[in-house]
RNA sequence: ACCUUAUCAAGAGAGGCGGAGGGAAGGGCCCGAUGAAACCCGGCAACCGGCGAAGAGCGCGGUGCCAAUUCCUACAAUACUAGUAAUUGUAUUGACAGAUGAGGG
Repeated sequence: ACCUUAUCAAGAGAGGCGGAGGGAAGGGCCCGAUGAAACCCGGCAACCGGCGAAGAGCGCGGUGCCAAUUCCUACAAUACUAGUAAUUGUAUUGACAGAUGAGGG
C1' cells in the first nucleotide's frame, strides 16, 4: 500500500506569524486583503490504552480535531411531486467515496 472495525447532526480564539489561497477529488455552493494555506500559541474532547485519582464519562498522556451535517451532491431503492411521455423536483433510507480512532499487515 492494503484489510477489519467503530464513529462522523455535538464541541473548539475578535491571539501571533504569514502573505494567496482554501473547503479530498468531479459538479455545485461557499470561505478568503474586514486578510487564505502553513507554522506558533490557545482551545475542543471523539477514540486509545498507561499512570493518578476515585461517586463519576475526573486529571495527565497518545492520536485527532477547531466555517458551513463529512458544506451539499454524484449511484440505487422507496414515497411524494410536475409532465401525455421522455423526464423533473423533494424527502427518507442504503451504497460508494472520504475523515478519525483502534486492531491487523
Overview: The RNA shown here (SAM riboswitch aptamer (S box leader)) has 105 nucleotides and comes from Lutispora sp. Of the family's consensus pairs, 97% are formed in the model. It was read from a public genome assembly, where an Rfam model found it. Its mean pLDDT, the model's own confidence on a scale to 100, is 79. Taxonomically the source falls in Lutispora (Bacteria, Bacillati, Bacillota, Lutisporaceae).